[in-house]
Context: one part of a larger RNA
Molecule: large-subunit ribosomal RNA, domain VI
Organism: Candidatus Poseidoniaceae archaeon
RNA sequence: CGCAUAAGAUGCCUGAUGGAAAGGGCCCUCUAGUACGAAAGGAACGAGGGCACGGAGCCACUAGUUUACCAGUUGUCUGACAAGGCAAUGCUGGGUAGCCACGCUCCAAAGGAUAAGAGCUGAAAGCAUCUAAGCUCGAAGCCUACCCAAAGACGAGGCAUCUCAGAACGCUCGUAAAAGACGAGUUUGAUAGACCGCGGAUGUAAGCACGAAGGUUCGCCGACGUGUUCAGUCCUGCGGCACUAACUGUUCGAGCAUCUUU
Numbered sequence: 001c002g003c004a005u006a007a008g009a010u011g012c013c014u015g016a017u018g019g020a021a022a023g024g025g026c027c028c029u030c031u032a033g034u035a036c037g038a039a040a041g042g043a044a045c046g047a048g049g050g051c052a053c054g055g056a057g058c059c060a061c062u063a064g065u066u067u068a069c070c071a072g073u074u075g076u077c078u079g080a081c082a083a084g085g086c087a088a089u090g091c092u093g094g095g096u097a098g099c100c101a102c103g104c105u106c107c108a109a110a111g112g113a114u115a116a117g118a119g120c121u122g123a124a125a126g127c128a129u130c131u132a133a134g135c136u137c138g139a140a141g142c143c144u145a146c147c148c149a150a151a152g153a154c155g156a157g158g159c160a161u162c163u164c165a166g167a168a169c170g171c172u173c174g175u176a177a178a179a180g181a182c183g184a185g186u187u188u189g190a191u192a193g194a195c196c197g198c199g200g201a202u203g204u205a206a207g208c209a210c211g212a213a214g215g216u217u218c219g220c221c222g223a224c225g226u227g228u229u230c231a232g233u234c235c236u237g238c239g240g241c242a243c244u245a246a247c248u249g250u251u252c253g254a255g256c257a258u259c260u261u262u
Base pairs, nucleotide, nucleotide: 001152007163008162009161010160011159012158013157017149018148019147023053025051026050027049028048029047030046036041054107055106056105057104058103062101064099065098069094070093071092072091073090074087075086076085077084078083110144111143112142117137118136119135120134166252167251168250169249170186171185172184173183174182191245192244193243195240196239197238198237199235200234201233202232207228208227209226210225211224214221215220
């Protein structure tokens, strides 16, 4: 831009058509020690359960990662303490969220038309014949069924509501994300941050007090331990709370009314 050269808005659908491999395999039990068979032996149709592989999704559990984070510790440097820099994150022990597999969930049946094939009826050809007319079955294959896209499907579809003008930019963001797009919000506000609370990670901070192996120049020094202290530090989690920032605004927009011209 188009969908009646004849008004729009919002929301939800239909599905012509196109795509697709989402499943294929194995084992066990019942059927059944049955049918069959002299015996030895020994099925199937069907029903149920499981296993590995493959496909899709998810993160409550388990596991991994976790250069967010917490702690321990070596060397060296910042005069000392504290707190830190560098050494592959210095090394080591843990580890939330997120992402993930080794974890969890799901992945049919059925219908239709057929192939080879099996048949019915049946002539040509008084018989016979599945075929010539006609008819019934018959495959992991085909078309549906299941999933995805889909009305630019020009045969341009349908339904509901309304007659209320909205949309975009900008700004705060993420259930979204390569860019666009999509979604939440923009003070009539919990969108993000700060703060508070809860939850979580680490594991008991600094300072001070007391104790103390040992050393000693007899003055003191002193690893470490205990208490203060489930502390201190941190959080990609949850909730609360307008303290901070979503400001001021800009652009486009079907039409309607009036006037003029034809």